c-di-GMP-I riboswitch aptamer from Fictibacillus phosphorivorans, 84 nucleotides, folded computationally. Rfam family: c-di-GMP-I riboswitch aptamer. From the family's description: GEMM was predicted in a large-scale screen for bacterial structured RNA regulatory elements. Lineage of the source: Bacteria > Bacillati > Bacillota > Caryophanales > Fictibacillus. The prediction has a mean pLDDT of 81.
[in-house]
RNA sequence: GUUUGAUAAAGGCAAAUUCACUGAAAAGUGAGGACGCAAAGCUAUAGGGGCUUCAUUGAUGCAAUAUGCCAGCCAGCUACCUUA
Numbered sequence: 001g002u003u004u005g006a007u008a009a010a011g012g013c014a015a016a017u018u019c020a021c022u023g024a025a026a027a028g029u030g031a032g033g034a035c036g037c038a039a040a041g042c043u044a045u046a047g048g049g050g051c052u053u054c055a056u057u058g059a060u061g062c063a064a065u066a067u068g069c070c071a072g073c074c075a076g077c078u079a080c081c082u083u084a
Base pairs, nucleotide, nucleotide: 002084005081012037013036017032018031019030020029021028022027035072041077042076043075047074048073049070050069051068055065056064057063058062
């Protein structure tokens, strides 16, 4: 440097959900909680995809559109331990 991912070691993250707060919403933050994760670390105009619609436009309740979000959908980048 490449490669493997044990029922090893050192450690790490935390789904659903509950409470509090923020937000129009999606969602986020904190504290509990563990379904899982070998990248569940980072990256959101400048890769694809998904969610939401305060507002705007068309104009009834409907539809369209991110500038708002999602990295635990794929992708890109980086990395601990470990196998060969």